A computed fold for a 96-nucleotide RNA from an Alphaproteobacteria bacterium, annotated as c-di-GMP-I-GGC riboswitch aptamer. The model forms 95% of the base pairs in the Rfam consensus. It was read from a public genome assembly, where an Rfam model found it.
RNA sequence: UUCGAUAAAGGCAAACCGUUCGAGAGAGCGGGACGCAAAGCCUCCGGCCCAAGGACUGUCCGUCAGGACGCCGUCCGGGUAGCGGGGCUGCCGAUC
Numbered sequence: 001u002u003c004g005a006u007a008a009a010g011g012c013a014a015a016c017c018g019u020u021c022g023a024g025a026g027a028g029c030g031g032g033a034c035g036c037a038a039a040g041c042c043u044c045c046g047g048c049c050c051a052a053g054g055a056c057u058g059u060c061c062g063u064c065a066g067g068a069c070g071c072c073g074u075c076c077g078g079g080u081a082g083c084g085g086g087g088c089u090g091c092c093g094a095u096c
Stems, first nucleotide, its partner, number of pairs: 002094003011036002016031006034082001040088003044085003047080004053076004058069004
């Protein structure tokens, strides 16, 4: 530098279960292993998911200050790095 053996030293841990947190998606910890050569770290881009709160939008009430309700959507916001791309870092071994 290129690569990842049915090898070797090791590592991580899906579903599910328990528990805690959260409105939720989901997350932490313990158990557990489907898988993983970056399944180590980072939401920059796209995708997907959430909808408590804020903005916009709708209906109703109003003393015109504002208030109540609704659900869908968009944005803010949140999550997913084990959805893909990108960035940063790195063990072991093979190879030049």